Predicted 3D model of RNase P RNA and transfer RNA as a complex of 419 nucleotides.
It holds a member of the Rfam family "Bacterial RNase P class A". It is annotated as a ribozyme.
[in-house]
RNA sequence: GGAGUUGGCCAGACAGUCGCUGUCUGUGCGCUUGUCGCACCGAUAGAGGAAAGUCCGGGCUCCGCAGGGUAGGGUGACGGCUAACGACCGUCCGCCGCGAGGCGAGGAACAGGGCCACAGAGACGAGUCCGUCGUGCGACGUGCCAGCUUGCUGGUGCGUAAUGCGGCGGGGUGAAACGCGGCAACCUCCACCCGGAGCAACACCAAAUAGGCAAGCUAUGACGUGACCCACUGAGCUUGCGGGUAGGUGGCUAGAGCGUGCAGGCAACUGUACGUCGAGAGGAAUGACUGUCACGGAGGCGCAAGCUUUCGACAGAACCCGGCUUAUCGGCCGACUCCCAUU
RNA sequence: CUCGCUGUAGCGCAGCGGAGAGCGCGCCUCGUUCGGGACGAGGAGACCGAGGGUUCGAUUCCUUCCGGCGAGACCA
Numbered sequence: 001g002g003a004g005u006u007g008g009c010c011a012g013a014c015a016g017u018c019g020c021u022g023u024c025u026g027u028g029c030g031c032u033u034g035u036c037g038c039a040c041c042g043a044u045a046g047a048g049g050a051a052a053g054u055c056c057g058g059g060c061u062c063c064g065c066a067g068g069g070u071a072g073g074g075u076g077a078c079g080g081c082u083a084a085c086g087a088c089c090g091u092c093c094g095c096c097g098c099g100a101g102g103c104g105a106g107g108a109a110c111a112g113g114g115c116c117a118c119a120g121a122g123a124c125g126a127g128u129c130c131g132u133c134g135u136g137c138g139a140c141g142u143g144c145c146a147g148c149u150u151g152c153u154g155g156u157g158c159g160u161a162a163u164g165c166g167g168c169g170g171g172g173u174g175a176a177a178c179g180c181g182g183c184a185a186c187c188u189c190c191a192c193c194c195g196g197a198g199c200a201a202c203a204c205c206a207a208a209u210a211g212g213c214a215a216g217c218u219a220u221g222a223c224g225u226g227a228c229c230c231a232c233u234g235a236g237c238u239u240g241c242g243g244g245u246a247g248g249u250g251g252c253u254a255g256a257g258c259g260u261g262c263a264g265g266c267a268a269c270u271g272u273a274c275g276u277c278g279a280g281a282g283g284a285a286u287g288a289c290u291g292u293c294a295c296g297g298a299g300g301c302g303c304a305a306g307c308u309u310u311c312g313a314c315a316g317a318a319c320c321c322g323g324c325u326u327a328u329c330g331g332c333c334g335a336c337u338c339c340c341a342u343u
Numbered sequence: 344c345u346c347g348c349u350g351u352a353g354c355g356c357a358g359c360g361g362a363g364a365g366c367g368c369g370c371c372u373c374g375u376u377c378g379g380g381a382c383g384a385g386g387a388g389a390c391c392g393a394g395g396g397u398u399c400g401a402u403u404c405c406u407u408c409c410g411g412c413g414a415g416a417c418c419a
Stems, first nucleotide, its partner, number of pairs: 001339010012293007020046005026040005031034001048314001052325002055323005060198004067230004072194005077091004092106001093104004107189002112187002114183003124179001129171001130169007139160010202250004212241006224232001243418003257276008295312007344415007353368004361399001370386005392408005
């Protein structure tokens, strides 16, 4: 100098003007007199690293006490961390990369079932498609010997092709080749975890009426319960049609919170001390404009320094958290690897 | 906001891990006809929404995104 790997942080700054939402103080008005409503002045706070996707996990609320069993779903090396997890951390193992590093649902295939296309002799059933050696039986051809019925029989040797048995070798295919084969993100087995629903949960107030009709279930136990059974409760329930109201309050933001220091731990994380409060809307606020400066991209002028014009990423809380994944203009900081050159 | 379903040729649909991914309508060419339709013959058209993983092998199994569609208030 070039090419990379990995971790963390920021998400333009300042000032002014006009608006929006919440809270607080004050003033005025209203009445149904009160922790009330409306209007105005003032003060103060007001989106994110992902608020997103809703993919996991928890808090919270209700359902029946959250019980037992079956079904169903999920996870799966070992250890740790945690409220919990499939997240995170450490180590081992496998694969990829020269490397820094990255990826991995990573138990069991002697419990059982299933699948293994094409190729190959053969795909898990057994054993043998081919070659070769040995050997057995019969057939054919032929040499020798013996017998006589003179062309047949018997014995024996050799050769040929086929076949039975045994040994050896492999052909080469394929992901896998007889070896306790491969596949469990096929069923399954083993171990562990999971009751269901979700803030449109749920509670309260107000308003409104045709509290109607039909079908079905039901003390042989419906419904409650969003798989089923047991156990519990014990009288109405479900669906369709028709009808009505579609307003308000709470839940609602102080929490597994955030920051800094110290201690423990390789780390994830935990403990402790101090400091701090940082949106709560509801057809849904968090915006618009101007000026100065800074950064980056593009265009123009200029030899250059520079001047000027324009643009500014992804995206918007909706009960709250811990993760994961995805989108993202750019900028800053740290650690590390490889190559080239020089000393 | 909370849930559920779905994606294969232009359109509507099939598709038991191993097919050259099929079927109907549509499209193109030729024949037939004076011409068109109908009919007959032949043909084109898809990397199965996108990425990753499991597997020897994925449209199919798993996972992460993208797109489309649907349901959900209360009273009685």